[in-house]
This record gives sequence, C1' cells and structure tokens, in this order.
RNA sequence: GCCGUCAUAGCUCAGGGGUAGAGCACAUCGUUGGUAACGAUGAGGCCGCAGGUUCAAUCCCUGCUGACGGCA
Repeated sequence: GCCGUCAUAGCUCAGGGGUAGAGCACAUCGUUGGUAACGAUGAGGCCGCAGGUUCAAUCCCUGCUGACGGCA
C1' cells in the first nucleotide's frame, strides 16, 4: 500500500428496512433470625462518526476513525 471481518446497554452477545432484545451485572420489593440463593418489578443504549439511497435506515451504499486478521 491492497483485501477482509468487527464496532448495538456497565460487560458478553443477538437482531440485518417499519422508531432495539437476551444473559450477567445494577436498583426496589418479597422470602430468611441474617447472608447467599430464589421469585416479582424496574432502570439503563435513538446501534462508532459523516454523507447518500428510501415514505421510512441499527439494517443497504460510500467515506472516515478504531480493533483484529490476511497478502505484498
């Protein structure tokens, strides 16, 4: 220099056109003599950034940034 994969909740990851879910973690309540465990409820992200396409973009296209891998 060229090519590819990835970027979504505090963490690990789903979801791949119609305003986002799970597990763990967290908060409150219940249960217990008290913890843990268990049960119920809840909070938490406009999806890396900027453009484009579309009635509508986390999703499709382009560029950029970062991480990882491959070729030279």
The prediction has a mean pLDDT of 82. This is a predicted structure of a 72-nucleotide RNA (transfer RNA) from Pseudolycoriella hygida. Lineage of the source: Eukaryota > Panarthropoda > Mandibulata > Insecta > Pseudolycoriella. Its Rfam family is "tRNA". The family's RNA type in Rfam is transfer RNA. RNAcentral holds the sequence, with entries from Rfam.